The RNA shown here (c-di-GMP-I riboswitch aptamer) has 99 nucleotides and comes from Candidatus Brocadia pituitae. The model forms 95% of the base pairs in the Rfam consensus. The prediction has a mean pLDDT of 80.
C1' cells in the first nucleotide's frame, strides 16, 4: 500500500415527526429533532422508486325518438420532463488500525 471491519480511539453524520420558505407535485433547503449508519462522503453512468403543470390518446353520467358535436370536474395510459444518492450496481474520494 491492499482486503478487512474491533463492546478500540478521535470524530462525523442525521430517519420519521414538527415548525418556515420554495415546486403543479415526488421531492428539496433552514431549524428543532435522533432511527440508523463503516462510507447513511460525493456523482442520475446502468438498473429501479416515486411525481405529472403543459402535452397527447382512450373512456365518461343525466336528458332525448334516434344520431352527431363541443366541453371539461373524472379516470386510466403513452411519451416526455423531472425525484430520489439512508433502493441496488457503478465510479471517485475519505478517519482509525485489532483480529
Nucleotide at each position: 500500500u491492499c482486503u478487512c471491519g474491533a463492546u478500540a480511539a478521535a470524530g462525523g453524520u442525521a430517519a420519521a415527526c414538527c415548525c418556515u420558505g420554495a415546486a403543479a407535485g415526488a421531492u428539496c433547503a433552514g431549524g428543532g429533532g435522533g432511527c440508523g449508519c463503516a462510507a447513511a462522503g460525493u456523482a442520475a453512468a446502468g438498473g429501479g422508486u416515486c411525481u405529472u403543470a403543459a402535452u397527447u390518446u382512450u373512456a365518461c353520467a343525466g336528458g332525448g325518438a334516434a344520431g352527431u358535436a363541443a366541453g371539461g370536474a373524472u379516470a386510466a395510459g403513452a411519451a416526455a420532463a423531472g425525484u430520489c444518492a439512508g433502493c441496488c450496481u457503478u465510479a471517485c474520494u475519505g478517519c482509525c488500525g485489532a483480529a